[in-house]
RNA sequence: GUUGGUGUGGUGUAGUGGUUAGCACAUCAGUCUUACACACUGAAAGUCCUCAGUUCAAUCCUGGGCAUCAACA
Repeated sequence: GUUGGUGUGGUGUAGUGGUUAGCACAUCAGUCUUACACACUGAAAGUCCUCAGUUCAAUCCUGGGCAUCAACA
């Protein structure tokens, strides 16, 4: 340089056009305990990488950019 994949809370992941973006771990608070841990209950935390386009409607489709991974050169 060319081609392809990936980008979603702090971390890992699901969701493939529509009605509150789900789950696990982590974090915080409460219950329990002499205390800690475990367990249980609850809470906070996401402008879904970015900019445009298509659409009545975009996390999802299309194009550019950025980051990263792989193959080839």